[in-house]
């Protein structure tokens, strides 16, 4: 020093001029005296993803909503949060880098990680065979046609009957022996846990559950056009079906069971309104310092009040700077083009996706240098 990943954190400043919306225990006029009209004053006014709607919540409202199936989600342990399919630290496992004969320590990333001793189904091709093995090569017999034997050597292969070593054997094999591996479930130690060591005893085909399955937790619905309340103005009216404890309709996610509202309910022609406020931004709240904790995060003390629009505002224009790219140039510098992703609509936490460039930090590759 360049570069690739991944994380954090920015993602454009000023001045002038005009415009929009908006908030005020403001000021000033005006009248029809209404949160009305105009105008002046201080203030504010689109993101980190505002985007996908994919999870959780917060509110609202369905009568404070029950059990079963099915259907979905999640999935090691501990801990933050309102809450999560999320974070954060830790075990496992696997993969890089240093290191070593090999290794362990260490640094780093990943992780869809319950269960293969409930069952089923699948391991292409190769290959004798993928679990009811025998191609080559060993071992005994042999009428030379073959027939017994083993699975230790080779070979196919991701994977071939637990591995290295002696002994034994016709040639072999956990058949014997020693030293490991791995699974089970019992002791001992450490740990909050998940694990991790250790000891000794049985047992040794294996792998896939993001295959079906099993299990362990956990899911009531709708959704700001929710939902409330106020003004107009009408037709509380007509015609048919059917309902009022023999219970129609509706609520409880899909389906049953059960149970709870309940006097209307559907179909038809017509008739009236489609205007106003609240939700709707003061909160699981932003910021700063102490403490606690390895973190995530919590609490304590301060300070701020940072859009609220309703067919949708939060912008034009203009200069001068930032950042980046090429050319020129020893340099300073000049001149030229660039300036990403995009834009609220009830709010919050998350996750996914998109983004030009900058800084920081961590890991790895390359190159010089000391």
């Nucleotide at each position: 020093u360049g570069g690739u990943a991944c994380a954090g954190c920015g993602g454009u400043g000023c001045u002038a001029u005009c415009g929009a919306c908006u908030g005020c225990u403001c000021c000033c006029g005006g009248c029809u005296u209404g949160c009305c009209c105009g105008g002046g004053g201080c203030g504010g006014u689109a993101g980190g993803a505002a985007a996908g709607u994919c999870c959780g919540g917060a509110c609202a409202g369905c009568a404070c909503a029950g059990g079963g199936c099915a259907a979905c989600g999640c999935g090691c342990c501990a801990c933050c949060u309102a809450a999560c399919g999320g974070g954060u630290g830790g075990g496992g496992c696997u993969c890089c880098c240093c290191g070593u004969u090999a290794a362990a320590a260490g640094g780093g990333a990943g992780u869809a990680c319950a269960g293969a001793c409930a069952g089923u189904g699948c391991c292409a091709c190769a290959g004798a065979a993928a679990a009811u093995a025998a191609c080559c090569a060993c071992c005994c017999c042999u009428c030379c046609g073959g027939g017994g034997g083993a699975a230790a050597g080779g070979g196919u292969g991701a994977a071939a009957a637990u591995g290295u070593g002696g002994g034994g054997u016709a040639a072999g094999a956990g058949c014997c022996c020693a030293c490991g591996g791995c699974a089970u479930g019992g002791c001992c130690g450490g740990g909050u846990a998940a694990c991790c060591g250790g000891c000794a005893a049985u047992g040794c085909g294996g792998g896939u559950a993001a295959a079906c399955c099993u299990u362990g937790c956990g899911u009531g619905c709708u959704g700001a056009a929710a939902u409330g309340c106020c003004a107009u103005g009408u037709a509380a009216a007509c015609g048919g079906u059917u309902g009022u404890u023999u219970g129609a309709g509706g609520g409880c996610g899909g389906c049953c069971c059960g149970u709870c509202c309940g006097a209307g309910a559907c179909c038809g022609a017509g008739g009236g309104u489609a205007g106003g406020c609240a939700g709707a931004u003061a909160c699981a709240g932003g910021c700063g310092u102490u403490c606690a904790g390895c973190a995530a995060u919590g609490a304590a003390c301060g300070u701020c009040g940072c859009a609220g629009a309703u067919a949708a505002a939060u912008g034009a224009u203009a200069g001068c700077a930032g950042g980046u790219u090429g050319u020129u140039g020893c340099a300073a510098a000049a001149c030229a083009g660039c300036u990403a992703c995009a834009g609220a609509a009830u709010c919050c936490g998350g996750c996914u996706u998109a983004u030009a460039c900058a800084c920081u930090g961590u890991a790895c590759c390359a190159g010089g240098u000391g």

Background:
The prediction has a mean pLDDT of 76. This is a predicted structure of a 370-nucleotide RNA (Bacterial RNase P class A) from Chitinophaga alhagiae. Lineage of the source: Bacteria > Bacteroidota > Chitinophagia > Chitinophagaceae > Chitinophaga. It matches the Rfam family "Bacterial RNase P class A". Rfam's curators write: Ribonuclease P (RNase P) is a ubiquitous endoribonuclease, found in archaea, bacteria and eukarya as well as chloroplasts and mitochondria.